[in-house]
């Protein structure tokens, strides 16, 4: 320099023929169980906002009634060639 994967809440990784953004685990907080503590159960856990509502998937942009998803251009990170 090509040429391919990838980049999503606090981690890990779903949402792939464009239609409810974060399902599920983990974690973390609150309660219940316990003499206590583990383990086990409940409920809540992206952001602003009283509420309505808004933003939001590496950064800009584009197409679309709708974009994590397709398009351009960048950046990072891993692999391959040279």
């Nucleotide at each position: 320099g090509c040429u391919c994967a990838g980049g999503u809440g606090g981690u890990g990784g779903a949402a792939u023929u464009g239609g409810c953004a974060u399902a599920c685990a983990c974690g973390c907080a609150u309660g219940c169980u316990u003499g206590a503590g583990g383990u086990g159960c409940a409920u809540g856990u992206u952001c602003c906002g009283a509420a309505a509502g808004g933003a939001g998937u590496g950064c800009g942009g584009g197409u679309u009634c709708a974009a994590g998803u397709c398009c351009c251009g960048c950046c990072c990170u891993g692999a391959g060639c040279a």